[in-house]
RNA sequence: CAAGCAGGCCAGGCAAUCGCGGCUCGCAAGAGUCGAGGAAAGUCCGAGCUCCAUAGGGCAGGAUGCUGGUUAACACCCAGUGGGGGCGACCCCAGGACAGUGCCACAGAAACACACCGCCAGCGGACGCAAGCUCGCGGGUAAGGGUGAAAUGGCGAGGUAAGAGCUCACCGGCAGCCGGGCGACCGGCUGGCCGCGGUAAACCCCAUCCGGAGCAAGACCGAGCAGGGACCGGGCGGCCCGCCCCAUGGCCCCGGGUUGGUCGCACGAGCUGGGCGGUAACGUCCAGCCCAGAGGAAUGAUUGCCGCCCGCCGGCCGCAAGGCUGGCGGGGCACAGAACUCGGCUUAUCGGCCGGCUUGGCUU
Numbered sequence: 001c002a003a004g005c006a007g008g009c010c011a012g013g014c015a016a017u018c019g020c021g022g023c024u025c026g027c028a029a030g031a032g033u034c035g036a037g038g039a040a041a042g043u044c045c046g047a048g049c050u051c052c053a054u055a056g057g058g059c060a061g062g063a064u065g066c067u068g069g070u071u072a073a074c075a076c077c078c079a080g081u082g083g084g085g086g087c088g089a090c091c092c093c094a095g096g097a098c099a100g101u102g103c104c105a106c107a108g109a110a111a112c113a114c115a116c117c118g119c120c121a122g123c124g125g126a127c128g129c130a131a132g133c134u135c136g137c138g139g140g141u142a143a144g145g146g147u148g149a150a151a152u153g154g155c156g157a158g159g160u161a162a163g164a165g166c167u168c169a170c171c172g173g174c175a176g177c178c179g180g181g182c183g184a185c186c187g188g189c190u191g192g193c194c195g196c197g198g199u200a201a202a203c204c205c206c207a208u209c210c211g212g213a214g215c216a217a218g219a220c221c222g223a224g225c226a227g228g229g230a231c232c233g234g235g236c237g238g239c240c241c242g243c244c245c246c247a248u249g250g251c252c253c254c255g256g257g258u259u260g261g262u263c264g265c266a267c268g269a270g271c272u273g274g275g276c277g278g279u280a281a282c283g284u285c286c287a288g289c290c291c292a293g294a295g296g297a298a299u300g301a302u303u304g305c306c307g308c309c310c311g312c313c314g315g316c317c318g319c320a321a322g323g324c325u326g327g328c329g330g331g332g333c334a335c336a337g338a339a340c341u342c343g344g345c346u347u348a349u350c351g352g353c354c355g356g357c358u359u360g361g362c363u364u
Stems, first nucleotide, its partner, number of pairs: 001360005007354004012306007020035006037335001041346002044344005049214004061210005066080004081094005095205002100203002102199003116145002118141003122137004127132001153171002156168003172194002174191007218263004227254003231250002233245004270289008307333003310329008
């Protein structure tokens, strides 16, 4: 310098004027102060909070799925293990296919037990003097051909009628033992082991976890109406219970709902900086800070200066790609936008900045 890999960050700046919303002050005019995001988005996971339900357990259903850790919790994150891809930095994948059932298109003889072609020996027939050749029969054979994404360990040698882990070496797998590791797993030795195709994003099995609905959750509030309840009068009577009469009165209490008002609702698993522990995710301590709130919904506009990008015209450097620089234009500066709140994931995003790493080339 070129091509890449994996992270972190910014999201135009300042000023003036005019507006908008919340809060505080003020009789008012007005003043002061605060006012979007890294994703506020999708609502895909996980929580807080609230109400309803709930003895315990089970069924059904759902989610997760190598190991260890972190966390309030998680499908996230961190560290590792194994496999695959890449020269590499690095990226992707992950329970179980001897519990059972199903499926494996087309092709092919056969896709869980398979002989189509071929090869081999035997028997029989035809031909031939014979060696042999050819046809048929029932066998052997998975080494060769052919089909397929996949054909029952690979490859070489021995062996055999031809063949075959039938035997042997190497590789691969499986089982047992020993050693290491918390563990996934790794290494070594032994074997008279090689039987056991693939598919669980097919049903299923195993382990762990899960009650439901959601801030339109939910809580509270004045008077009055419908209605409900308690007490209050007279007589009989010593008193209580009870009965009768009058009045249909007085007084007190309760009393539903929302499109109303208040709360929930902005001090929180908070933010910033530093120390300590940990490889890390993360934890903990100290100091400082207060940071929109709302109701169908404010957070904007204009002008000036500066910054960046683009276009046009020049200048210098360079073989070139391009780099540096001057002027002009008044072109552009993304994606987007809170609505109970957090932790993640995913998706969208002009232009740029910062360190880290890999491969290749050149120079010293």